[in-house]
Molecule: transfer RNA
Organism: Kiritimatiellia bacterium
Order: sequence, then structure tokens, then C1' cells
RNA sequence: GCACCAUUGGUGGAAUUGGCAGACACGUAAGAUUCAGGUUCUUAUGCCGCGAGGCGUGGGGGUUCAAGUCCCUCAUGGUGCA
Repeated sequence: GCACCAUUGGUGGAAUUGGCAGACACGUAAGAUUCAGGUUCUUAUGCCGCGAGGCGUGGGGGUUCAAGUCCCUCAUGGUGCA
């Protein structure tokens, strides 16, 4: 230098012929249980906003009624080739 793969909440990781983003698990918070703790159970848990609502898939752009998904480009990491 060229080719390919990966990048999604606090963490792992789903969503794949473009059609509700964050399923599921972990963690965390509050509560129940306990003398207390652990275990177990319940609820909540991306960001902004009092709210209605808006925004959010590594950064930037494009296609489309609609993009995590398709296209271009950049960044970071990895593999292979020279």
C1' cells in the first nucleotide's frame, strides 16, 4: 500500500432479504424476605425536557416514505497478502 472483518446503553450481546433500536443476561438503584448479610422475588434502569414531546447504533455525508441494516468517506482495533 491492497483486501477482508469488527465498532450498538455502565458491561456482554440481540435485532441480517431496510419496517417498533436496545430483546436476553450481567451490573446498579429502591422495595419485599432476614436479627444482619447472602440467596431468592418485585419494580425501575440510554440522553434531554416539569410535561407534551424530542434525540440517540464509532465520526461525517448520501439513497429512501423509512437506515443498526444499503452506498461514499474518515477514525480505531484485528486478520491476511505484497